Context: one part of a larger RNA
RNA sequence: CCGCCUGGUGAAUGGCUCGGCUCGGAAGCCGAUGAAGGACGUGCCAAGCUGCGAUAAGCUCGAGGGACCCGCAAGGAGGGGAAGAACUCGAGAUUUCCUAAUGGGAAUCCCCACCGCAAUUGCUUCGCGCAAUGGGGAACGCCCCGAACUGAAACAUCUUAGUAGGGGUAGGAAAAGAACGCGUAAUGCGAUGUCGUGAGUAACCGCGAGUGAAAACGACGUAGCCCAAACUGAAGCCUGCGAGGUCUUUGACCUCAAGGGCAAUGUGGUGUGUGGGCUAACAAUCAGCGCCAGAAAUUCGUCAUGAAGUCCCCUGGAAUGGGGCGCGAAACAGGGUGAAAGCCCCGUAUUGACGAUGAGUACGGUGUGAGUUAGUUCCGGAGUAGCGUGGGUUGGAAAUCCCUCGUGAAUACGACAGGCAUCGACUGUCAAGGCUAAAUACUCUCCGAGACCGAUAGUGAACAAGUAGCGUGAGCGAACGCUGAAAAGUAUCCUCAGAAGGGAGGUGAAAUAGGGCCUGAAAUCAGGUGGUGAUGGAGCGACGGGGCAUAAAAGGUCUCGUGAAAAACGACACAGCUGCGAGGCUGCAGUAGGAAUCACGAGAAGCCGGUGUCUCGUCGUACGUUUUGAAAAACGGACCAGAGAGUGUAUCUAACUGGCAAGUCUAACCCGAUUAUCGGGGAAGGCACAGGGAAACCAACAUGGCCGCAGUGCUUUGCACCAGGGCCGCCGUAUUUAAAGUGCGGGGAGCCAAUUGGAUACGAUCCGAAUCCGGACGAUCUACGCGUGGGCAGGGUGAAGCAUGGUGAAAACCAUGUGGAGGCCCGAUAGGGUUGGUGUCUUACAAUACCCUCCCGUGAUCUGCGUGUAGGGGUGAAAGGCCCAUCGAGUCCGGCAACAGCUGGUUCCGACCGAAACAUGUCGAAGCAUGACCUCCGCCGAGGUAGUUUGUGAGGUAGAGUGACUGAUUGCUGUGACCGCCCUCGAGAGAGGUCGGCACGGCUGUCAAACUCCGAACUCACAAACGCUUUUGACGCGGGGAGUCCGGUGCGCGGAGUAAGUCUGUGUGCCAUAAGGGAGACAACCCAGCGCUAGGUUAAGGUCCCAAAGUGUGGAUUAAGUGCGAUUGAAGGUGGUCUCGAGCCCUAAACAGCCGGGAGGUGAGCUUAGAAGCAGCUACCCUCUAAGAAAAGCGUAACAGCUUACCGGCCGAGGUUCGAGGCGCCCAAAAUGAUCGGGGCUCAAAUCCACCACCGAUACCUAGCCAUGCCCCUCACAGGGCAAUUGCGUAGGUCGGCGCUCCGCUCGGGUGGAAGCACGGACGAGAGUUCGUGUGGACCGUGUGGUGACGAAAAUUCUGGUCGUAGUAGCAGCGAAAGUCGGGUGAGAAUCCUGACGGCCGAAAGGGCAAGGGUUCCUCAGCACUGUUCGUCAGCUGAGGGUUAGCCGGUCCUAAGAGACACCGUAACUCGAAUGUCUCGAAAGGGAAACUGGUUAAUAUUCCAGUGCCAUCAUACAGUGAAAGCCAACGCCCUGGGGUCGACCGAGCCGGGCAUUCGCCCGGUCGAACUUUCCAAGCUCGUGGAAGCCGUAAUGGCACGAAGCGGGUGAACGGAAGGAUAGCGAAAGUCGGUUCAACCUAGGGCCCGUGAAAAGGUGAGUAUGAUGUUCGUACCCAGAACCAACACAGGUGCCCAUGGCGGCGAAAGCCUAGGCCUG
Repeated sequence: CCGCCUGGUGAAUGGCUCGGCUCGGAAGCCGAUGAAGGACGUGCCAAGCUGCGAUAAGCUCGAGGGACCCGCAAGGAGGGGAAGAACUCGAGAUUUCCUAAUGGGAAUCCCCACCGCAAUUGCUUCGCGCAAUGGGGAACGCCCCGAACUGAAACAUCUUAGUAGGGGUAGGAAAAGAACGCGUAAUGCGAUGUCGUGAGUAACCGCGAGUGAAAACGACGUAGCCCAAACUGAAGCCUGCGAGGUCUUUGACCUCAAGGGCAAUGUGGUGUGUGGGCUAACAAUCAGCGCCAGAAAUUCGUCAUGAAGUCCCCUGGAAUGGGGCGCGAAACAGGGUGAAAGCCCCGUAUUGACGAUGAGUACGGUGUGAGUUAGUUCCGGAGUAGCGUGGGUUGGAAAUCCCUCGUGAAUACGACAGGCAUCGACUGUCAAGGCUAAAUACUCUCCGAGACCGAUAGUGAACAAGUAGCGUGAGCGAACGCUGAAAAGUAUCCUCAGAAGGGAGGUGAAAUAGGGCCUGAAAUCAGGUGGUGAUGGAGCGACGGGGCAUAAAAGGUCUCGUGAAAAACGACACAGCUGCGAGGCUGCAGUAGGAAUCACGAGAAGCCGGUGUCUCGUCGUACGUUUUGAAAAACGGACCAGAGAGUGUAUCUAACUGGCAAGUCUAACCCGAUUAUCGGGGAAGGCACAGGGAAACCAACAUGGCCGCAGUGCUUUGCACCAGGGCCGCCGUAUUUAAAGUGCGGGGAGCCAAUUGGAUACGAUCCGAAUCCGGACGAUCUACGCGUGGGCAGGGUGAAGCAUGGUGAAAACCAUGUGGAGGCCCGAUAGGGUUGGUGUCUUACAAUACCCUCCCGUGAUCUGCGUGUAGGGGUGAAAGGCCCAUCGAGUCCGGCAACAGCUGGUUCCGACCGAAACAUGUCGAAGCAUGACCUCCGCCGAGGUAGUUUGUGAGGUAGAGUGACUGAUUGCUGUGACCGCCCUCGAGAGAGGUCGGCACGGCUGUCAAACUCCGAACUCACAAACGCUUUUGACGCGGGGAGUCCGGUGCGCGGAGUAAGUCUGUGUGCCAUAAGGGAGACAACCCAGCGCUAGGUUAAGGUCCCAAAGUGUGGAUUAAGUGCGAUUGAAGGUGGUCUCGAGCCCUAAACAGCCGGGAGGUGAGCUUAGAAGCAGCUACCCUCUAAGAAAAGCGUAACAGCUUACCGGCCGAGGUUCGAGGCGCCCAAAAUGAUCGGGGCUCAAAUCCACCACCGAUACCUAGCCAUGCCCCUCACAGGGCAAUUGCGUAGGUCGGCGCUCCGCUCGGGUGGAAGCACGGACGAGAGUUCGUGUGGACCGUGUGGUGACGAAAAUUCUGGUCGUAGUAGCAGCGAAAGUCGGGUGAGAAUCCUGACGGCCGAAAGGGCAAGGGUUCCUCAGCACUGUUCGUCAGCUGAGGGUUAGCCGGUCCUAAGAGACACCGUAACUCGAAUGUCUCGAAAGGGAAACUGGUUAAUAUUCCAGUGCCAUCAUACAGUGAAAGCCAACGCCCUGGGGUCGACCGAGCCGGGCAUUCGCCCGGUCGAACUUUCCAAGCUCGUGGAAGCCGUAAUGGCACGAAGCGGGUGAACGGAAGGAUAGCGAAAGUCGGUUCAACCUAGGGCCCGUGAAAAGGUGAGUAUGAUGUUCGUACCCAGAACCAACACAGGUGCCCAUGGCGGCGAAAGCCUAGGCCUG
């Protein structure tokens, strides 16, 4: 690591079902007598459900019932019942609060008012009163308003659709309805509705997509009536004081009736369409209408009745099982009972009772009264019918219905209608008034049923389910079934800190049935065991060999030997012949050998097969998808289990099977029955039976000839007759005057049903958008507005004004001071904001935080509470910002399964055939349609023609050609009386010359896709021959079903391009859809086209080893490891080497080398400083020679010097040059280590040539088998036999099987052990089937025919479970912070309690409230949970306890604003706006009244003590002023005065500490509301009498009277006294001062801002007594009780803003009080 075993985890599977789902039938409203629905209560103990309602799991009565009972629910305690409980039915009683909600209000609480009873409508009324309405209800009905996505492949009319949705409203149904109808036009029908048909017809429609009737017929069910008017003219109706009568006598009905009311603006009668009235005549009790009384069948429900074994034996825990013997059946439906029961129990059949239904119906009674004829100057519904205009709607077209505006009749001698207008005739009917059952629709409800589901299913919900939970809200919304027959639910003991857990023990058939407990799979984990195992590298396997292992069972073979059999194939040795050789050929010999198989003998029993594991060999890169192409570094899946996708209806079409057949089928519906199935009826209607034509209209071969398949017959090489079929002929009709021609049709086959394939419409195979539209819910976030409240240390600057001084004629101005303005300045005051660090954090403290820095900080300021604006809308100092973590159009639900030409997925097996990636069209290009290509079925009936050859035709490419056209094109040259420049000659004309051009020739050299005098291969057509194919049905024809329209690549030939593994054509092959062999690996290159097994032979390609076959043969080349077969290598270079060819030299001595010579004129001349062979220029002669340059190099300043050319000698045989070819070499550089596949290879294992042998594939051959096709035989698809050019396959077509659920029939199995599960075996090609053992403990299967929510590996699938990652990340984090030591408790202590020391906060981390929360408060007992560790602790768990008010707040008032009613608008309203009335609206606005002390574990302005106060009422007294006024009642800024607490200073007293001599330090030294009293400022009165005084911080004041003095009025939460010989304190329990929050008072300034209302109070006395209800009150109020998912570094309004030092300061820092050490 793999397997198995034993267990765990987990909850699949199987079985079960108190639940669902779908149908059928029944039944169908409730409510002011207070509903539906809720809230809260209610039990001895009581959280949930159920029941009930203060009479509260119930009370009373009647009936049933008959022994037990006190719900689910088992417990404890207790109780009821023969005086009849429980339980069931019926009738009553009770029935809190909310809710239409109804006295007014209001958050299911209560408040307020009051003797009244909401509102609306009708009647009545002075009034009282009476009746009705309101709200609810699952779907169904009627009316009104009315979308969009979508379809039209876009979109606008149209469609979706009058749908969704909204509004109103009714009933058990609703609506419609008794013709101004219909129109198969008739001698017709005769309200409405519904079903079937008509019919997808008529008709509408960008005449596109689509939409779409009616009459009539068949059925169901049936039902008809009343007014207005004419005429009459009060003859009438309502009420009912009262009287009488009847009956079933708390009452009902009838009659009479006083009084009152209605009614001439008309009550009653008459009358209503076959018209009526009136007049006249005739005639008789029918119809209709009203009233009374009132069945039955039927069906449904409930209750009762209700037969027959619990006999014997066996198994078992238990019998209902097996065996035996009986019985019932108008009952064998079903369920239960310890397993499967006709006879055990409940039931069932039958019968009966009651209730409902039928139904206030039928029958009946009663009242009224109808009809006919004639006449007639009577009547018959008006802004109507009709018309015009414009719309909507409809199938409604000129011919639907409705609406707006306008116009506008007639009067029965009339009017309307009869599907185009008009006219006439004819026919039908009588509008403009009303009522009307049944048949029809639906299912909240009840009953029943089921080829529906069976716990991931079926409702979302089998369980506390619309629950838990989430969201502000609308709204969203789960999971969870099973012990056992019976709880017999484990007594007792041990262990343990233990009521945990464990071990003994007991119950039970079973405890691995022990409490989320039936079965108990898989993933997965542990232990054990078999195999293997630490030198090793991977699609995990397949095939073959081997080692080890193996309980029984279900498998029984295997090995060896001998023999037989023996296909393809096929030897050796030996002999002969042959080849240079490797070898070959012939004979031996088609011999030996040769696979499967068979026989006999022997052996093996872990032995063989099998299985497990390990190893060796060969081969081998998963699966699905998407793709030209996937191992892919393209996408999907962590794993397992379960769930998860071609279905239904309508219409059309094809095939198949069946029925009937010139017919066929019924539909609705009806009847029957064994009652949804079924049987019978039903022909309305459909299709077919006749076609042609636009139509009018007309209208066909029941066969005349020939051929002939199958078949039949016969005298059988064939002939005859020949269904169907074919070729003719003939006929109908349209076109036409007619004819001709042409089109379509004609010699009877259809219709219906089941199944299957396909199409169209629908969600249409499943999942998947972003949208669009509708109706609701949201301004607790945020934006802005409105109402009412609150906040802003300190410092600075110094506007106006004013004063004084100066100055000036004055106005002004200046200086100084005063003054205190400002969208002024500084500011870590509070508060608000957020510039930079682009710091920290970034699975955070935090879904926007932290730190430092920074900005504003008296204003366009910040902020609480209340309130308003709502989605194409708001709000917006404007960023498309914000409108609840959502914004270029919120959220929720609905339309909705939107649509998606796009992506992904789509589930068992096998057999046959088998594509296309092209053409045309397309708003077409990722799509679609048609064709081509594939497949299946049918028809026909004899040919067909892929190959080869030949013949007859067709063709213009490759090539070739360019003296054959067109066009291009090199060089030379000729001619020209051609053109041009220039030159020469000439006076000129002109001539000549040269160069260039042009034209025409000659010679020479070249080209063409759009050139051709020519011209193949090749292809096509026809014909013939051969071949092949075909009756096994070819060829041809018709029909059903597809897929495909992204292609790719090799080779040939193109086009574009000149990078491409590029793009684009064409022909062909291949891949795609093709395996096998070769090419190292390698879709398309070579070989080869594949059923399975075995034996053999070859192909491509190979044969040194890896690795099967040659170190093969005869030659040659290469030296570079070149190379080693699909080759990377260029230009250029190469005296590497091999071969060939040509030229030249060479014994008269070549080439090279060596030896020698290489001289003289001369230093040539010139030039030059010099120039001597060799700077340069010019010239380059002559001589001696065998040869030697006025010098080819080197060299010198110039010389010199050294070589060379050239010559001789030595040597002695080939040399040299050029060209061509083969193999090499240089050129030759890449990133982790190289390489021919590797090792390695050199007369080869390289390369070239030739040859021999062998290996080598799924090819070929052979044997056996399978499948397919065909044939014979056969009942047969069984079996046997024969034959073969059969066997890959994606998309796709066709065919045959396996498995799952349930149902009918059938036959079986099962407690002596079913299903399921685990392991193991056998069979089948496979889907699968089957056997054994164990587990399990009750159901399961066979055959056949049906049925369908029928098969999973994939959908970033869904749900659940689980693993790896991983004991890893890791020195992560434990959420800003200081602990240490001692003691205590305890099983256990870093963490709890406690002491000490130490530390922290101190505008808080202290104290008190509001909102919000809701018991968190206190105590006791606990530690399974929660607490980021621990825990003896706790905001945790359990139990108990706790909140006390006349004077604190609600309650009252009004604000912004909100609501109701009236009225109006709207189609309508739960909608909207103005006005009026009323109501609500503030626990921070207004407002009657309380303080101190004490007390509890937990409350206190609430209790207690003491001391006060207010309101109302009563009584008594006082008082007549009395309803106006005033108060309530109000901005911002600055300032004066009074003034308490606090703080500070000084002194006394008390206590404590340190020192102990003086002394110093700390703390304390108190005492409320209330009552009485006092007064400053201001105002006012008197006095006074100022001409410059008085006064202020400042402004200011004054003869209209200043100062001064006096009086009145007049403030504090202020002083004093009382309160108080209260209280408090251990004690003391005094005084003075300074500065002064609060509070009181006064003044000034500012404004484009002028700063609430109402209740209420006062006005308006005193005393005494009584009364003062109700709700809140606990606790937190935050670095753990609130909002943020958390015991979360965030957010959250107000008060303590006067504690000390410090300082400007509410700053920093440190420290009190107090709190804490923070999990």

Large-subunit ribosomal RNA, half A from a soda lake metagenome, 1719 nucleotides, folded computationally. The prediction has a mean pLDDT of 83.